A computed fold for an 82-nucleotide RNA from a Burkholderiales bacterium, annotated as transfer RNA.

[in-house]
RNA sequence: GCCUCGGUGGUGGAAUUGGUAGACGCGCCGGACUCAAAAUCCGGUGCCGCAAGGCGUGUCGGUUCGAGUCCGACCCGAGGCA
Numbered sequence: 001g002c003c004u005c006g007g008u009g010g011u012g013g014a015a016u017u018g019g020u021a022g023a024c025g026c027g028c029c030g031g032a033c034u035c036a037a038a039a040u041c042c043g044g045u046g047c048c049g050c051a052a053g054g055c056g057u058g059u060c061g062g063u064u065c066g067a068g069u070c071c072g073a074c075c076c077g078a079g080g081c082a
Base pairs, nucleotide, nucleotide: 001081002080003079004078005077006076007075010026011025012024019065027045028044029043030042031041032040046055047054048053058074059073060072061071062070
């Protein structure tokens, strides 16, 4: 330098056909249980806002009524070729 794959909450990781983003697990917060803890169980958990609402999928553009998903450029990571 070229090719392929990937980048989504604090974290791992879904959403595979363009149509409710964050299912499920971990962590964290609150509670139950306990003398107290651990384990277990229950509820909550992206950001801003009093609310209505707005924003949010590596970055910037594009296509579309609608983009995590499709297209272009760039950044980062893994693998391969030279």

Its Rfam family is "tRNA". Rfam classes the family as a transfer RNA. Rfam describes the family as follows. Transfer RNA (tRNA) molecules are approximately 80 nucleotides in length. The sequence was found in a public genome assembly. The organism belongs to Burkholderiales, within Bacteria.